[in-house]
Context: one part of a larger RNA
RNA sequence: UCAUGGCUAAGGAACUCGGCAAAUUAACCCUGUAACUUCGGGAGAAAGGGUGCCCCGCGCAAGCGGGGCCGCAGUAAAAUGGCCCAGGCGACUGUUUAUCAAAAACACAUGGCUUUGCUAAAUCGAAAGAUGACGUAUAAGGCCUGACACCCGCCCGGUGCUGGAAGGUUAAGAGGAGAUGUUAGUCGUAAGGCAAAGCAUUGAAUUGAAGCCCCAGUAAACGGCGGCCGUAACUAUAACGGUCCUAAGGUAGCGAAAUUCCUUGUCGGGUAAGUUCCGACCUGCACGAAUGGUGUAACGAUCUGGGCACUGUCUCAGCCAUGAGCUCG
Numbered sequence: 001u002c003a004u005g006g007c008u009a010a011g012g013a014a015c016u017c018g019g020c021a022a023a024u025u026a027a028c029c030c031u032g033u034a035a036c037u038u039c040g041g042g043a044g045a046a047a048g049g050g051u052g053c054c055c056c057g058c059g060c061a062a063g064c065g066g067g068g069c070c071g072c073a074g075u076a077a078a079a080u081g082g083c084c085c086a087g088g089c090g091a092c093u094g095u096u097u098a099u100c101a102a103a104a105a106c107a108c109a110u111g112g113c114u115u116u117g118c119u120a121a122a123u124c125g126a127a128a129g130a131u132g133a134c135g136u137a138u139a140a141g142g143c144c145u146g147a148c149a150c151c152c153g154c155c156c157g158g159u160g161c162u163g164g165a166a167g168g169u170u171a172a173g174a175g176g177a178g179a180u181g182u183u184a185g186u187c188g189u190a191a192g193g194c195a196a197a198g199c200a201u202u203g204a205a206u207u208g209a210a211g212c213c214c215c216a217g218u219a220a221a222c223g224g225c226g227g228c229c230g231u232a233a234c235u236a237u238a239a240c241g242g243u244c245c246u247a248a249g250g251u252a253g254c255g256a257a258a259u260u261c262c263u264u265g266u267c268g269g270g271u272a273a274g275u276u277c278c279g280a281c282c283u284g285c286a287c288g289a290a291u292g293g294u295g296u297a298a299c300g301a302u303c304u305g306g307g308c309a310c311u312g313u314c315u316c317a318g319c320c321a322u323g324a325g326c327u328c329g
Base pairs, nucleotide, nucleotide: 001324002323003322004321005320006319007318008317010315011314014313019310027051028050029049030048031047036041038147052069053068054067055066056065057064058063070074082308083307084306085305086304087303088302089300090299094106095105111144112143113142114141115140116139122131123130124129148295149294150293151292153225154224155223158222159221160218161217162216163215164214167213168212169211173207174206178202179201180200181199182198185194186193187192226244227243228242229241230240253287254284265281266280267279268278269277
């Protein structure tokens, strides 16, 4: 000096990102126990009191009552909850990054949409076959939501899905008008021209399914949910009006929020003093309704703020023990 353990005057979080770490609390019995609540809980809430040994009485005993004794201390050691208030998130028990993340992430019961009539859909496989399932729509697969309570608004223009089939477009195929090459022949004095059949190479019209275009439906499908100007008898504001655009212009609820840039917004609370926290306001840069919205008892090694108790976290250090280091040997 380091590590581990023990003690500490006065103060008691002044430490620090943060009470991290440590301390407090603790067992059993008795009393007592709030808000809130889904009436189960919350709850060991909180807050208090008791506990050893000896003698006597009662009692089967457990134990109860009375009297006495010792200590600072009687759950005499060890083991053995600190508590409360408020808020965010997630209902809950569970699961997870084996080896830096345990969470607000995943799952979950609940709700919804959708596919599937059985040789089911879906999945694996080249196939045979297998799973689904020795099940049968109260079943099985996919997707989303995520207990419960109250709710879940508008938009089908785009993309997707489902249905439709009149018209347009349209492949291979069918079709074969025509064209080209070749040459018996024929014309020409010649150069050369024309050219049947056959063979070969091409090839127009016409015909030709689904799809797409098209027409509908569908948002608990993917998704989306405006701007400008004016107006009331102070001012301010605008219930009201005008206008442009859109498929429709964000409803209820919530809101400086796990979302608010400006921002330490403004007001109130808490503090002597509060960029955090709580309650409001609404000017929502850029909340918003199963990509769920808003609440919510219980729960949480969750996150945030406050308080009581407690303490070497600190003011500010000191001492002791054990181990290691260091110096000497």
Large-subunit ribosomal RNA, domain IV from a Bacteroidota bacterium, 329 nucleotides, folded computationally. It matches the Rfam family "Bacterial large subunit ribosomal RNA". Its family is annotated with ribosome and structural constituent of ribosome in the Gene Ontology. The coordinates come from a structure-prediction model, not an experiment, and the mean pLDDT is 88.